[in-house]
RNA sequence: AAGUAGAGGUUGCGCGAAUGAAGAGUAGCGGAUCGGAUGCGGCGGCGCAGACGAAGAUCCGUAAAAGGCAAACGCGCCGAAGGAUGUGAGGACACCGCGAGUCACAGUCCUGGGCAUAGGGCGAACAGCUUUAUGACUGUCAUCCAAAGACGGAUGGGGCGCUGCUU
Numbered sequence: 001a002a003g004u005a006g007a008g009g010u011u012g013c014g015c016g017a018a019u020g021a022a023g024a025g026u027a028g029c030g031g032a033u034c035g036g037a038u039g040c041g042g043c044g045g046c047g048c049a050g051a052c053g054a055a056g057a058u059c060c061g062u063a064a065a066a067g068g069c070a071a072a073c074g075c076g077c078c079g080a081a082g083g084a085u086g087u088g089a090g091g092a093c094a095c096c097g098c099g100a101g102u103c104a105c106a107g108u109c110c111u112g113g114g115c116a117u118a119g120g121g122c123g124a125a126c127a128g129c130u131u132u133a134u135g136a137c138u139g140u141c142a143u144c145c146a147a148a149g150a151c152g153g154a155u156g157g158g159g160c161g162c163u164g165c166u167u
Stems, first nucleotide, its partner, number of pairs: 001167006009078001012077005019070002028062007038049003042098004081111005086105004112138002115135008140157006
């Protein structure tokens, strides 16, 4: 230098369908009353609806769904994976244009891991995801101290790392 096999945790990481909670008595639809000129998609245009009553509000009736989440199960794993950037696709609606969420992919960069707190973004949400900062914990290596040995302590680094084996 190359190859191969492993470890961090039982709250390590990711994926999956079913079930369940929540979403929600919400959106939507129908009716009544009030209301009195706008409304129709995130934006613009065009077009359509509207005094034969728009938007909105209240009441009554009816009444969802998706993303996300939970424990167990199954599968794939230990840059597992996530994020930023980039390219392409896609695209909220009757149509055109812009264009968000979303999906895929190569390269580059960042992050050892989970947790807690605070701020930002997504989200119905006080859930969760993501990001930034701080904090202790944990794993690993280096240096030093200590120690019969082990356990331990201090400082620091970053997974292109660490450990075992083979050439």
This is a predicted structure of a 167-nucleotide RNA (Lysine riboswitch aptamer) from a bovine gut metagenome. The RNAcentral record of the sequence draws on MGnify.